[in-house]
RNA sequence: CCAGUCGGCCGGACGGCCGCGGCGCGCAAGCGUCGAGGAAAGUCCGGGCUCCACGCGGAUAUGGCGGCGGGUAACGCCCGCCGAGAGUGAUCUUAGGGAUAGCGCCACAGAGAAUAGACCGCCGAUGGCUCGGCAACGAGCACAGGCAAGGCUGAAACGGUGGGGUAAGAGCCCACCGCCGCGACCGUAAGGAAGCGGGCACGGCAAGCCCCGCCGGGAGCAAGACCGAAUAGGAGUGCGCGUUGUUUGCGUCUUUGGGCGCAAGCAGCAGGUCCGUCCGCGGAUUGUGCUCGGGUUGGUCGCGAGAGGCGCGUAGCAAUGCGCGUCCCAGAGGAACGGUCGUCACCGGGCAACCGGUACAGAACCCGGCUUACAGGCCGACUGGCGUU
Numbered sequence: 001c002c003a004g005u006c007g008g009c010c011g012g013a014c015g016g017c018c019g020c021g022g023c024g025c026g027c028a029a030g031c032g033u034c035g036a037g038g039a040a041a042g043u044c045c046g047g048g049c050u051c052c053a054c055g056c057g058g059a060u061a062u063g064g065c066g067g068c069g070g071g072u073a074a075c076g077c078c079c080g081c082c083g084a085g086a087g088u089g090a091u092c093u094u095a096g097g098g099a100u101a102g103c104g105c106c107a108c109a110g111a112g113a114a115u116a117g118a119c120c121g122c123c124g125a126u127g128g129c130u131c132g133g134c135a136a137c138g139a140g141c142a143c144a145g146g147c148a149a150g151g152c153u154g155a156a157a158c159g160g161u162g163g164g165g166u167a168a169g170a171g172c173c174c175a176c177c178g179c180c181g182c183g184a185c186c187g188u189a190a191g192g193a194a195g196c197g198g199g200c201a202c203g204g205c206a207a208g209c210c211c212c213g214c215c216g217g218g219a220g221c222a223a224g225a226c227c228g229a230a231u232a233g234g235a236g237u238g239c240g241c242g243u244u245g246u247u248u249g250c251g252u253c254u255u256u257g258g259g260c261g262c263a264a265g266c267a268g269c270a271g272g273u274c275c276g277u278c279c280g281c282g283g284a285u286u287g288u289g290c291u292c293g294g295g296u297u298g299g300u301c302g303c304g305a306g307a308g309g310c311g312c313g314u315a316g317c318a319a320u321g322c323g324c325g326u327c328c329c330a331g332a333g334g335a336a337c338g339g340u341c342g343u344c345a346c347c348g349g350g351c352a353a354c355c356g357g358u359a360c361a362g363a364a365c366c367c368g369g370c371u372u373a374c375a376g377g378c379c380g381a382c383u384g385g386c387g388u389u
Base pairs, nucleotide, nucleotide: 001385002384003383004382005381006380007379008378009377010376012344013343014342015341016340017339018338020035021034022033023032024031025030037360041371042370044369045368046367047366048365049220050219051218052217062216063215064214065213066212067081068080069079070078071077082096083094084093085092086091097211098210102209103208104205105204106203119151120150121147122146123145126144127143128141129140130139131138132137159177160176161175162174163173164172178200179198180197181196182195185192186191224301225300226299227298234292235291236290237289238288239287242269243268244267245266246265247264248263249262250261251260252259253258271286272285273284274283275282276281306328308327309326310325311324312323313322314321315320345358346357347356348355349354
């Protein structure tokens, strides 16, 4: 210098003017002060908080999680490590328990897909057939049969390479590699592993059922708590209740047919109240006062000093913990941070003057994560290559 891999950060700055929201002060005018994010987003996990449910333990069902150790309030998150895979490397990816508990599946192709198989092929030792030979035997055929080396199919074909061996072959035998079992020793552990033994058996899939271990009550700030009118409705209690008819009950009288009185219910009329400007007329409605409780609209709280920010020290590889100092930093209605001017910064265009642009995106109970979006730029660590000294 080129190419690349990780991690962290910024994401316009300052000032003037105008305007907006919260809070404080003020009679008011106004003044002071604070005012979005790394994701405020998706609402996917984990918690705080609130209400409801719930004796304790176990089993079953169902959902989730799944290498080991650590961190944390907790997690499916984070850190460190192990195994496997990818890369020359820095580094990256990984739902990574169990396939000798059982069941199931392995498409297409292919001879054969799991206690496998013989299409092409190889062989002709053994048996058979033909020919030659007196015979032993030789030559041929490929019928019985032997083989699984080579070809072929596939994501996957029941170890690989080389040698020996054989009729041809084959872990049949041997060497090395691989595999399986044991394993000194190392590590908290997952795990690693010198060495020894074994010819080799045990295919893959559990984001198929399943088995094992661990975890999980439900709903959510429209949670929930408090204050609470007017009208209507509910409960209790005091007072009031004209007249006619009718029904029922009670009392009383009776010549037993009924009469009279009281109470209650129902209906009508009158009366009261209200409306239509008054009368008339029409319509609506109808006991009234007090007390209590529920409760709609509404108001207040929940709701902003916390798993808080920053700095330093300290333990740790780290996530993170601990200690000290310092700061107070949005919160409303669902609705509030914006505009403009000047100077500067960066990017793009232009010879220049100058012009244009500065991403993604807006809290709603709060916090820890994950995921997704993001113009442009900065810093640090590391890897590979080339060059110079």

Bacterial RNase P class A from Binatia bacterium (SeqCode), 389 nucleotides, folded computationally. The prediction has a mean pLDDT of 76. Rfam family: Bacterial RNase P class A. Rfam describes the family as follows. Ribonuclease P (RNase P) is a ubiquitous endoribonuclease, found in archaea, bacteria and eukarya as well as chloroplasts and mitochondria. Rfam links the family to the GO terms dimeric ribonuclease P complex, tRNA processing and ribonuclease P activity. It is recorded under the gene name rnpB.